[in-house]
RNA sequence: GGGUGUAUAGCUCCAACGGUAGAGCGAAUGAUUCCAAAUCAUUAGGUUGGGGGUUCGAAUCCCUCUGCACCCG
Numbered sequence: 001g002g003g004u005g006u007a008u009a010g011c012u013c014c015a016a017c018g019g020u021a022g023a024g025c026g027a028a029u030g031a032u033u034c035c036a037a038a039u040c041a042u043u044a045g046g047u048u049g050g051g052g053g054u055u056c057g058a059a060u061c062c063c064u065c066u067g068c069a070c071c072c073g
Base pairs, nucleotide, nucleotide: 001072002071003070004069005068006067007066010025011024012023013022019056027043028042029041030040031039049065050064051063052062053061
C1' cells in the first nucleotide's frame, strides 16, 4: 500500500426477510438472616463506534471516517 472481518448496557453476547432493542453476569433496593453469603422479588442502565445517504420507518441497506483483529505484498 491492497484486502477481509468486527464495533449493540459496566462485562460477555442475542436481535432471519428493515417495523422502532433483549438475555446472562454484574449493580442498586427490598424480603430472608444475629450479621453476611446463598436464594427470591423488583428496579435502573444503551445518542446500537462518529458523520452522511436511501426509506413512511435503519442496529439491520449504501457511502465515508475511526478503533481493533487477521490475510496478501
Molecule: transfer RNA
Organism: Bacteriovorax stolpii